[in-house]
RNA sequence: GCGGAUGUGGCGGACUGGCAGACGCAGCAGACUCAAAAUCUGCCGGGUUCACGCUCGUGAGGGUUCGAGUCCCUCCAUCCGCA
Numbered sequence: 001g002c003g004g005a006u007g008u009g010g011c012g013g014a015c016u017g018g019c020a021g022a023c024g025c026a027g028c029a030g031a032c033u034c035a036a037a038a039u040c041u042g043c044c045g046g047g048u049u050c051a052c053g054c055u056c057g058u059g060a061g062g063g064u065u066c067g068a069g070u071c072c073c074u075c076c077a078u079c080c081g082c083a
Base pairs, nucleotide, nucleotide: 001082002081003080004079005078006077007076010025011024012023018066027043028042029041030040031039045056046055047054048053059075060074061073062072063071
């Protein structure tokens, strides 16, 4: 230099163009307990808010579309192969 694969909450990982984050792990709170562990229940991305809520969020930017994590283009990072 050329070709290919991958990139999604703190971590792993789903998501056939139609509520982004199912499910699991970790974490937090509560129940249970003398206390803990185990178990059960709820919560668990960022900004803003006293709260409710609102808004943004799938590596970065752009395009197609009523609608994009998903399709197209460019770039970045990691891995694999070729030279």

Overview:
Predicted 3D model of an 83-nucleotide RNA (transfer RNA) from a Lachnospiraceae bacterium. It matches the Rfam family "tRNA". It is annotated as a transfer RNA. The coordinates come from a structure-prediction model, not an experiment, and the mean pLDDT is 83. The source organism's lineage runs through Bacteria, Bacillati, Bacillota, Clostridia and Lachnospiraceae.